[in-house]
RNA sequence: ACUCUUGUGGCGUAAUGGUUAGCGCGUCGGGUUCUGACCCCGAAGAUUGUGGGUUCAAGUCCUACCGAGAGUA
Numbered sequence: 001a002c003u004c005u006u007g008u009g010g011c012g013u014a015a016u017g018g019u020u021a022g023c024g025c026g027u028c029g030g031g032u033u034c035u036g037a038c039c040c041c042g043a044a045g046a047u048u049g050u051g052g053g054u055u056c057a058a059g060u061c062c063u064a065c066c067g068a069g070a071g072u073a
Base pairs, nucleotide, nucleotide: 001072002071003070004069005068006067007066010025011024012023013022018056027043028042029041030040031039049065050064051063052062053061
């Protein structure tokens, strides 16, 4: 330099172009317990890397950047 893959809560991971972006771990509050763990109930936490485009409708499709990874030279 070129090609390909990829980017979603703190972490991991789902979501056929169509419901309020779901689940697990973690965090916080409560219950349980003599205390803690386990377990049970609840809550906060994402405007889906950024900007544009297509569409009635975009996390999803297109495009340019940015970041990460792999390959070729």
Transfer RNA from a sheep gut metagenome, 73 nucleotides, folded computationally.
The prediction has a mean pLDDT of 81.